[in-house]
Context: one part of a larger RNA
RNA sequence: CUGGGCGUAAAGGGCGUGUAGGCGGUGCGGUAAGUGGGGCGUGAAAUCCCCGGGCUUAACUCGGGGCGGUCGUUCCGAACUGCCGUGCUAGAGUGUGGGAGAGGGAAGUGGAAUUCCCGGUGUAGCGGUGAAAUGCGUAGAUAUCGGGAGGAACACCUGCGGCGAAGGCGGCUUCCUGGACCACAACUGACGCUGAGGCGCGAAAGCUAGGGGAGCAAACAGGAUUAGAUACCCUGGUAGUCCUAGCCCUAAACGAUGAGCACUGGGUGUGGCCCCUCACGGGGCCGUGCCGAAGCUAACGCAUUAAGUGCUCCGCCUGGGGAGUACGGUCGCAAGGCUGAAACUC
Numbered sequence: 001c002u003g004g005g006c007g008u009a010a011a012g013g014g015c016g017u018g019u020a021g022g023c024g025g026u027g028c029g030g031u032a033a034g035u036g037g038g039g040c041g042u043g044a045a046a047u048c049c050c051c052g053g054g055c056u057u058a059a060c061u062c063g064g065g066g067c068g069g070u071c072g073u074u075c076c077g078a079a080c081u082g083c084c085g086u087g088c089u090a091g092a093g094u095g096u097g098g099g100a101g102a103g104g105g106a107a108g109u110g111g112a113a114u115u116c117c118c119g120g121u122g123u124a125g126c127g128g129u130g131a132a133a134u135g136c137g138u139a140g141a142u143a144u145c146g147g148g149a150g151g152a153a154c155a156c157c158u159g160c161g162g163c164g165a166a167g168g169c170g171g172c173u174u175c176c177u178g179g180a181c182c183a184c185a186a187c188u189g190a191c192g193c194u195g196a197g198g199c200g201c202g203a204a205a206g207c208u209a210g211g212g213g214a215g216c217a218a219a220c221a222g223g224a225u226u227a228g229a230u231a232c233c234c235u236g237g238u239a240g241u242c243c244u245a246g247c248c249c250u251a252a253a254c255g256a257u258g259a260g261c262a263c264u265g266g267g268u269g270u271g272g273c274c275c276c277u278c279a280c281g282g283g284g285c286c287g288u289g290c291c292g293a294a295g296c297u298a299a300c301g302c303a304u305u306a307a308g309u310g311c312u313c314c315g316c317c318u319g320g321g322g323a324g325u326a327c328g329g330u331c332g333c334a335a336g337g338c339u340g341a342a343a344c345u346c
Stems, first nucleotide, its partner, number of pairs: 004317003007300002012314001014201004021194003025088007033081002036076006042069001048066007091191001092188003095184004103177007110154001115149007125136002162169002206247006215241002220236004258313006266291011295302002319346003328339004
């Protein structure tokens, strides 16, 4: 190099953006680099293969033929790829008009509830559990009514519903802002797809500095349970959870399923936009579910949202343990991340 794979067996990068590179719609003209054919030159000998000869055979050896190339040069061809020129509109984008949405950022604001504080009523319990105890309470708790403070989260609506590339996003209002979708078909005219590096984003926990702290709650303390109980249960409770700025960069970051394009029976629900219809109902596009045909699959299952049939590009796998370890490099304040072996062993 040739090969087989990646939903669950080893294997899809957490996600995007984009550099190099790879790949790329349709017509005409040109060119002739790739590409096809011919001629000439060269590809030493030996070796190798075929035929024949010589040693009694073979090895060995001699003769003849063949083979051997991203090779050079020249001529011819022009379908395909490339390149140059010029068009096209089906890909892609723009425009105009619409409606949908927890998409993002900032500021403001609302009610319920928990806790705490003040005051009223009121009296002996409350709380908690399998049962209890620790705990709280006659210095008046729990319960209840009124007032106040503060922080965090937004019941119902809420829906296998919506939005986002992923992580993720949910009270209400305003401002700033990204994307998608539908209709029309006016404009550009292949401007496209993918994407090694790079850059950006990236739940939770964790870190730095400054705030904040109601509830919850690692650690910790106590009470129980138990043979023990460094747990499960209970009473407390600090980091943290929240905000601002800066780091960290991981995950069952999952659809365990990379992105794009095309093609391949249906049925049924649902969100958005549009069309037909008096209505019932029907149709188109985009999204999101379920059930199933062919086909695929080791099976489970997948099945127009493919795991079917093809093409392009990227990432990744190659027995288990050792090990996501060691060493080195690099990033980080640290914790640690990324890259990533071997001996040995089964």

Source information
The part of an RNA shown here (small-subunit ribosomal RNA, central domain) has 346 nucleotides and comes from a Terriglobia bacterium. It was read from a public genome assembly. The organism belongs to Terriglobia, within Bacteria. Model confidence (mean pLDDT): 90 of 100.